Predicted 3D model of a 369-nucleotide RNA (Bacterial RNase P class A) from a Gemmatimonadales bacterium. The organism belongs to Gemmatimonadales, within Bacteria. Its mean pLDDT, the model's own confidence on a scale to 100, is 75. Rfam family: Bacterial RNase P class A. From the family's description: Ribonuclease P (RNase P) is a ubiquitous endoribonuclease, found in archaea, bacteria and eukarya as well as chloroplasts and mitochondria. The family's RNA type in Rfam is ribozyme.
[in-house]
RNA sequence: CGGGCCGGACGCGAUGGUCGCGGGAGGUAUUCUCUCGAGGAAAGUCCGAGCUCCACGGGUCAGACUGCCAGGUAACACCUGGGCGCCGCAAGGCGACGGAUAGGGCCACAGAGAACAGACCGCCGGAGACGCAAGUCAUCGGUAAGGGUGAAACGGUGGGGUAAGAGCCCACCGCCCCGAGCGUAAGCGAGGGGGCACGGCAACCCCCAGUCGGAGCAAGGCCAAAUAGGCGGCGAGGUGUGACCCGCACCGCCCAGUCCUUCGGGACCAGCCGCGGGUAGGCCGCUCGAGGUGGCCGGUGACGGCCAUCCCAGAUAGAUGACCAUCCCCGUUAGGGAACAGAACUCGGCUUACGUGCCGGCCCGCACC
Numbered sequence: 001c002g003g004g005c006c007g008g009a010c011g012c013g014a015u016g017g018u019c020g021c022g023g024g025a026g027g028u029a030u031u032c033u034c035u036c037g038a039g040g041a042a043a044g045u046c047c048g049a050g051c052u053c054c055a056c057g058g059g060u061c062a063g064a065c066u067g068c069c070a071g072g073u074a075a076c077a078c079c080u081g082g083g084c085g086c087c088g089c090a091a092g093g094c095g096a097c098g099g100a101u102a103g104g105g106c107c108a109c110a111g112a113g114a115a116c117a118g119a120c121c122g123c124c125g126g127a128g129a130c131g132c133a134a135g136u137c138a139u140c141g142g143u144a145a146g147g148g149u150g151a152a153a154c155g156g157u158g159g160g161g162u163a164a165g166a167g168c169c170c171a172c173c174g175c176c177c178c179g180a181g182c183g184u185a186a187g188c189g190a191g192g193g194g195g196c197a198c199g200g201c202a203a204c205c206c207c208c209a210g211u212c213g214g215a216g217c218a219a220g221g222c223c224a225a226a227u228a229g230g231c232g233g234c235g236a237g238g239u240g241u242g243a244c245c246c247g248c249a250c251c252g253c254c255c256a257g258u259c260c261u262u263c264g265g266g267a268c269c270a271g272c273c274g275c276g277g278g279u280a281g282g283c284c285g286c287u288c289g290a291g292g293u294g295g296c297c298g299g300u301g302a303c304g305g306c307c308a309u310c311c312c313a314g315a316u317a318g319a320u321g322a323c324c325a326u327c328c329c330c331g332u333u334a335g336g337g338a339a340c341a342g343a344a345c346u347c348g349g350c351u352u353a354c355g356u357g358c359c360g361g362c363c364c365g366c367a368c369c
Base pairs, nucleotide, nucleotide: 001365002364003363004362005361006360007359008358009356010355013327014326015325016324017323018322019321021037022036023035024034025033026032039340043351044350046349047348048347049346050345051216052215053214054213056247057246058245059244060243061242063212064211065210066209067208068082069081070080071079072078083097084095085094086093087092098207099206103205104204105201106200107199120147121146122143123142124141125140126139128137129136130135155173156172157171158170159169160168174196175194176193177192178191181188182187220284221283222282223281230275231274232273233272234271237251238250239249240248257268258267259266260265291310292309293308294307295306296305297304298303328337329336330335
């Protein structure tokens, strides 16, 4: 200098003034003073929780999700460290990474043959026909080396062997089994044995192990207001986690009561379904929290502990803006200062979108000293 990999920081300005909008505090008070007021993703709503309601406990099934190991955490499908596999010269990146001898299913096209297979071309042998011969034709066998198909063809290379061949035999590599030792574990593995058998797919069903009740701040509670606490149907059972079972609880039926009655009974009554009507205002939840910042300590790290310090939007149709001056950056000047995007109960993650004229570390190549 060129190319690449990884990580971090900040995210259109800073200060002051004037006017305005939302919250809070002070002040008797309209007026007034002080103070706070969007994001790194506030987003997608994909995971995990807090919080709230659905009375409850137990069991079986269904369903959903997770899937190498260890740790972190309130928890996770997240993060950290490690193992294994794949990609890259490397820095580094990616991985739903349990089980294919529990069972079922599938393996398109091509190809002779796709699972305990196969003989199309070829190679070799026998007897036969033709030919002087080389050889050709047809047939019966052997073969899996060579060709060809395929994502995949039942180990690879070399040698021996054979009619030709073949783990048929041998050496090395690979594979399978055992395994000293190391490691918390996943796993690694000195060494030994076996001619070698066992194709792939579980992001197909399934099996194994583990986890899981549902709905969500329009949760939910209180006050106020409103009225037709209405009408029709079903109804002896209903509700409580998707189904079922057991227990239990509550409400209803039954009983009692009120009303009606043709004296048989019926209606009212839990709950479910449909129709219709009214209110659509205020307060709480609502922002101090697994909280931010700094320091020290422990840990490879994620993270944890201790101390100090700070208070940092709570609106409800939804506030967070406009102008001026000075400074800063870019531009010769005029002028310009962007992108993605905007809280709606709150956290921890993931993912996606986006700007930098910012910073740091590492790898490879080339040149020069």